[in-house]
RNA sequence: GCUGGUGUGGCUCAGGGGUAGAGUAAUUGAUUCGUAAUCAAUCGGUCGUGGGUUCAAAUCCCACCACCAGCU
Repeated sequence: GCUGGUGUGGCUCAGGGGUAGAGUAAUUGAUUCGUAAUCAAUCGGUCGUGGGUUCAAAUCCCACCACCAGCU
């Protein structure tokens, strides 16, 4: 330099046009003599950045950025 992949709550990941979710973590409560475990609730993300298409974009298109892999 070229090609491909990944980027979504603190972490690990779903969601591939129509109100952003799960597990885990955190907080609060219940339970217990107490802790752990268990149960319930709550909090937390303008979906890497900027444009384009569309009535509507996390999702489709383009560029860029970061990381990973391959080729040279």